[in-house]
Predicted 3D model of a 98-nucleotide RNA (c-di-GMP-I riboswitch aptamer) from a Bacillota bacterium. Its Rfam family is "c-di-GMP-I riboswitch aptamer". Rfam's curators write: GEMM was predicted in a large-scale screen for bacterial structured RNA regulatory elements. It was read from a public genome assembly, where an Rfam model found it.
RNA sequence: UACCGACAAGGGCAAAACCGCCAAAAGGCGGUGACGCAAAGCCACAGGUCUACAGUCGACCCCGGCGACGGGGCGGCCACGACGGCUGGGUUACCGAA
Numbered sequence: 001u002a003c004c005g006a007c008a009a010g011g012g013c014a015a016a017a018c019c020g021c022c023a024a025a026a027g028g029c030g031g032u033g034a035c036g037c038a039a040a041g042c043c044a045c046a047g048g049u050c051u052a053c054a055g056u057c058g059a060c061c062c063c064g065g066c067g068a069c070g071g072g073g074c075g076g077c078c079a080c081g082a083c084g085g086c087u088g089g090g091u092u093a094c095c096g097a098a
Base pairs, nucleotide, nucleotide: 004096005095012037013036017032018031019030020029021028022027035085041091042090043089045088046087047086048083049082050081055077056076057075058074060073061072062071063070064069
């Protein structure tokens, strides 16, 4: 230096659940709390997963209109929103038994 990772040392992070706040939601932040974690530090670059406000589509339903059409509901699609504690990649770093 590159790996590696112990019943080591000193520390670190914090799942679920509950409470509060933010968000349309997914989810996030704070507190309590520890299931776990050697990068469970950092980066949404690739894959994956989650959500669908807005947008868009409908041969469905309702309302208004003579009508063109408008409004609402329901359903489909959709990331421009998320997740790093799903995998890969990038990057930085404490300790030192084998």